[in-house]
RNA sequence: GGGCGAGUGGCGAAAUGGUAGACGCACUACACUCAAAAUGUAGCGGGGUUUCCCCAUGUCAGUUCGAGUCUGACCUCGCCCA
Numbered sequence: 001g002g003g004c005g006a007g008u009g010g011c012g013a014a015a016u017g018g019u020a021g022a023c024g025c026a027c028u029a030c031a032c033u034c035a036a037a038a039u040g041u042a043g044c045g046g047g048g049u050u051u052c053c054c055c056a057u058g059u060c061a062g063u064u065c066g067a068g069u070c071u072g073a074c075c076u077c078g079c080c081c082a
Base pairs, nucleotide, nucleotide: 001081002080003079004078005077006076007075010025011024012023018065027043028042029041030040031039045055046054047053048052058074059073060072061071062070
C1' cells in the first nucleotide's frame, strides 16, 4: 500500500430500514439476617423546564417520511496479502 471484518451503556451483548440498549453480569436502595453471604423486590445511558421533552450506536456527510442497519470519506482495532 491492497483486501476482508469489527467499533452500540461500567461489562458481555440484542435490535438487519419502523419505540436503540432486549436479556444477562456488575452496581445502588430496600426486605430477609445478630452480621454477612445467598435469595427476593425495585432502580440503573446523558441532560432538561421531569405524568413529558431533547441528545446518544467510532467521526463527518448523504439517501429516506424514517438509519445502529443502506451509500461515501475519514479514525481506531484485528486478520490476510504484498
About this RNA:
Model confidence (mean pLDDT): 81 of 100. A computed fold for an 82-nucleotide RNA from Thermosynechococcus sp. M98_K2018_005, annotated as transfer RNA. The source organism's lineage runs through Bacteria, Bacillati, Cyanophyceae, Thermosynechococcaceae and Thermosynechococcus. It matches the Rfam family "tRNA". Rfam classes the family as a transfer RNA.